[in-house]
């Protein structure tokens, strides 16, 4: 002094991210609970399904009383925070009496993979849900860099991706 670094640490994006808690609305006049009545079984039913253990003792349906709650989500607050975090897959561990063969889980935990960040909007999934999230595609919008113009003020365009960016430091070699 120009570089290089998948080193360190601090930062920044904005309707920015995650958690936690009160209060409220749906869930729902729903589930279970009592009463009647009525059907089905007691050779039978019920414990997620199937066999087989084991365990309970009824099971359904109608009408009346009385009647929730998790998950999901809004507001405000509080906290950690800028891969913040989501999301896809697959494996392990767990939970639905126990084994085994499935199923489910918005249970947890790792690996590896998208995805710069939120709006809107279409369609899909998830949800009880027209709430809500979550994906794909689409638009304009931001912040950043890095080529191009504009040409001396901070404006256009086009492309990129957080494994980035901006600062400081440290490492390395080079001159």
């Nucleotide at each position: 002094c120009a570089g290089a670094u998948g080193g360190a640490u601090a930062g920044a994006g904005g309707c920015g991210c995650g958690g936690g808690g009160c209060u409220c609305a749906u869930c729902a006049g729903u589930a279970g609970c009592c009463u009647g009545c009525g059907g089905c079984a007691c050779c039978g039913g019920c414990c997620c399904g199937g066999c087989a253990a084991g365990g309970c003792c009824g099971c359904c349906g109608c009408a009346g009383g009385g009647g929730a709650a998790a998950g999901g989500g809004a507001u405000c607050c509080c906290c950690g925070c800028c891969g913040a975090a989501g999301g896809g897959c697959g494996c392990g561990c767990g939970g639905c009496u126990u084994g085994c063969c499935g199923g489910c889980c918005g249970g947890c935990g790792c690996a590896c993979c998208c995805u710069g960040g939120g709006c809107c909007g279409u369609c899909g999934c998830a949800g009880a849900a027209g709430a809500u999230g979550c994906g794909c595609c689409g638009g304009a919008c931001u912040g950043u860099c890095a080529c191009g113009a504009g040409c001396c003020c901070u404006u256009c365009g086009u492309g990129g991706a957080g494994c980035g960016c901006u600062a400081u430091c440290g490492u390395c070699g080079g001159u």
This is a predicted structure of a 175-nucleotide RNA (Lysine riboswitch aptamer).
Its Rfam family is "Lysine riboswitch aptamer". From the family's description: Riboswitches are metabolite binding domains within certain messenger RNAs that serve as precision sensors for their corresponding targets.